A computed fold for a 265-nucleotide part of an RNA from a Candidatus Dadabacteria bacterium, annotated as large-subunit ribosomal RNA, domain VI. It matches the Rfam family "Bacterial large subunit ribosomal RNA".

Context: one part of a larger RNA
RNA sequence: CGUAGGAGAUUUGAGAGGAGCUGCCCUCAGUACGAGAGGGCCGGGGUGGACGAACCGAUGGUGGACCAGUUGUCACGCCAGUGGCACAGCUGGGUAGCUAUGUUCGGAAUAGAUAACCGCUGAAAGCAUCUAAGCGGGAAGCUAGCCUCAAGAUCAGAUCUCCCUCCCUUCGGGGCUAAAGGCACGUUCGAGACUAGGACGUUGAUAGGCUGGAGGUGGAAGCGCAGCAAUGCGUGGAGCUGACCAGUACUAAUUUGCCGUGAGG
Repeated sequence: CGUAGGAGAUUUGAGAGGAGCUGCCCUCAGUACGAGAGGGCCGGGGUGGACGAACCGAUGGUGGACCAGUUGUCACGCCAGUGGCACAGCUGGGUAGCUAUGUUCGGAAUAGAUAACCGCUGAAAGCAUCUAAGCGGGAAGCUAGCCUCAAGAUCAGAUCUCCCUCCCUUCGGGGCUAAAGGCACGUUCGAGACUAGGACGUUGAUAGGCUGGAGGUGGAAGCGCAGCAAUGCGUGGAGCUGACCAGUACUAAUUUGCCGUGAGG
């Protein structure tokens, strides 16, 4: 820009893409077959490998604004308690998120048309012949079926809902009006390179803060007690705590601007 008014939703599916793998075991059955040795087809059930997708409850990893321990040194006057630097100083753990080696699921079933091939009926050619007319069967392959995208599918589709029903004119134009909805702007997100997309904007829980909780760490400081002391015990599953879950308007989403018109070749 188009899709012959504008707008918000929900869709159909022409078409396109993805997927398509396979081992072993049990059963049928020691049956059919075979002198025996050996040993099935068809059908049914189970369990793996590789590959792929999603996910993080569990198992683990990571987790550099979380917690603890600890060395050297400097500082806060000293003790105690803290902070800085030393690869994040080193070490032990670890929430959210992201993850695999973890978990779940997938390939299919089924239908149709077929290939090689196997047939029925059957002439040309009194026979024969699957073929010439006609009719069956038959693949991991083809078309559907499963998943994703999809009306710029210009043959531009469909459904539902919402919105606009002016005035003057010398026909050049002037005036009034500004819908539904959208954009901007702001607070943001399990969305994200940017953009886009989603939520929210006081008729408000969108983010931060605060309060409570979960999870993590693992027993804070101070004080008391025991011990010469190092240290231990008690107060006390203590104190601290990023991303997680709720609640709560304390802070910030203020005020507002623009586009889009007047019934539609």
The full RNA is in RNAcentral, with records from ENA and SILVA.